[in-house]
RNA sequence: UCUUAUCAAGAGUGAUGGAGGGAAUAGGCCCUGUGAAGUCCGGCAACCUAUAUUUUAGAUAGGUGCUAAAUCCUACUUAUGUUUUCAUAAGAAAGAUAAGA
Numbered sequence: 001u002c003u004u005a006u007c008a009a010g011a012g013u014g015a016u017g018g019a020g021g022g023a024a025u026a027g028g029c030c031c032u033g034u035g036a037a038g039u040c041c042g043g044c045a046a047c048c049u050a051u052a053u054u055u056u057a058g059a060u061a062g063g064u065g066c067u068a069a070a071u072c073c074u075a076c077u078u079a080u081g082u083u084u085u086c087a088u089a090a091g092a093a094a095g096a097u098a099a100g101a
Base pairs, nucleotide, nucleotide: 001101002100003099004098005097006096007095012041014040015039016038020031021030022029025075026074027073028072042067043066044065047063048062049061050060051057052056071094076091077090078089079088080087081086
């Protein structure tokens, strides 16, 4: 980089750390000294392998992943309603994760 699948569920009153964080751009809206990011521990989930079983189970071992808010929302297209460029729905794009190439 390509393909496929998933992305409205779930998970901290811990320790450390000490100012930023929510992918990037723009707009919005938020979280944060009542302690952000990061790290450790804990927890959640069940994509892959193993296990049992016969197409499900469980969370036991391993590889990952995740742990504010729908991928926090919008951006592009189409449809419907409305007439301001607003609302709703579907899809696309972008992104994240896993497996394969």
Molecule: SAM riboswitch aptamer (S box leader)
Organism: uncultured Intestinibacter sp.